A computed fold for a 398-nucleotide part of an RNA from a Campylobacteraceae bacterium, annotated as small-subunit ribosomal RNA, central domain. It matches the Rfam family "Bacterial small subunit ribosomal RNA". Gene Ontology terms of the family: ribosome and structural constituent of ribosome. NCBI's taxonomy places the organism under Bacteria, Campylobacterota, Epsilonproteobacteria, Campylobacterales, Campylobacteraceae. The prediction has a mean pLDDT of 81.
[in-house]
Context: one part of a larger RNA
RNA sequence: UUGGGCCUAAAGCGUCCGUAGCCGGUCUGGUAAAUGCCUGGGUAAAUCGUCUGGCUCAACCAGACGGCUCCCAGGUAGACUGCCAGACUUGGGACCGGAGGAGGGAGAGGGUACUCCAGGGGUAGGGGUGAAAUCAGCAGGGAAUCAUUGAUGAUGUGAUUUGCCCUGCAAGUCACAAUCCUGUAAUCCCUGGAGGACCACCGGUGGCGAAGGCGCUCUCCUAGGACGGGUCCGACGGUGAGGGACGAAAGCCAGGGGAGCAAACCGGAUUAGAUACCCGGGUAGUCCUGGCCGUAAACGAUGUGGACUUGGUAUUGGGAUGGCUACGAGCUGUCCCAGUGCCGUAGGGAAGCCGUUAAGUCCACCGCCUGGGGAGUACGGUCGCAAGGCUGAAACUU
Repeated sequence: UUGGGCCUAAAGCGUCCGUAGCCGGUCUGGUAAAUGCCUGGGUAAAUCGUCUGGCUCAACCAGACGGCUCCCAGGUAGACUGCCAGACUUGGGACCGGAGGAGGGAGAGGGUACUCCAGGGGUAGGGGUGAAAUCAGCAGGGAAUCAUUGAUGAUGUGAUUUGCCCUGCAAGUCACAAUCCUGUAAUCCCUGGAGGACCACCGGUGGCGAAGGCGCUCUCCUAGGACGGGUCCGACGGUGAGGGACGAAAGCCAGGGGAGCAAACCGGAUUAGAUACCCGGGUAGUCCUGGCCGUAAACGAUGUGGACUUGGUAUUGGGAUGGCUACGAGCUGUCCCAGUGCCGUAGGGAAGCCGUUAAGUCCACCGCCUGGGGAGUACGGUCGCAAGGCUGAAACUU
């Protein structure tokens, strides 16, 4: 519950495709389903309105007229909606052109680092390690004083002091971290080899993608968008209950792979304790192939599409155009379209803030909310190998 809402208070499905449904551009003709009007009939009574009357008034009751609601039949109108027919190009789609992009898939190649192995050099340690303190030491500068130089002026040099200020250094105190590795040679240096993962700089408030997400280079396959042309189709469109597809990480199944990292786990420290934070190890996993799972603060916490409504500035892609030109996909302006940011007008908003990328003003369609807890639980159903997902209450309590 005929209402009001959904960025942050409860509430936008993670995203897209799409069935039914709902909604739908411009013009012409027809039709008359729907709609409006007229006429007739029906629409029990009561109720409602007006008038009159009856109970002394009123409530109440009675009568007359009217009204309300809907239905049927006939006639009529043709603007809007629908239907039929025809036409159109602005929506949408196709095509062509030259650009841009970490969009997706596959293959090949490369790079640094890391770990391990082998050989050589080489010797005693390596590794690891938080905080404060007007702590503390040394050196330099500045500052002050004295002496000297010199024209007792500047300047330079030397010495002393320095509480204070500035800078630097390491080997100090606090404070011997330990577990661990190491004389079967560690750490370190050089050479060679193997392996797996990753892709510094460029890199950007940058780009691409529906979202999840995407970053070494090259090749092949493939998808979408923007701009420009305005050649073709001619409303073919929007949304979308069900439905389908995609969907980070973790997790699961089977088979590979395993360098580094690292849940669990084992040690060492810390601590009152320390099932942690820190340190030394370390297995799943992280990687690949095939299959499953289907969830996230899947966030812009903002559904999709369309229209309208002052501006400024930056940047990415494309186009048009002016100037410069070492003519190059070059430099530098202006304008237009599309995207991405920031700031802001009106307006909106409880405010924060939003503000042509709206949370402004409207339209179409879908999803969702209706106090907190119980609870995203129980039960049932359904999906899944499982973990669990989806759907989703109530008692009770406040």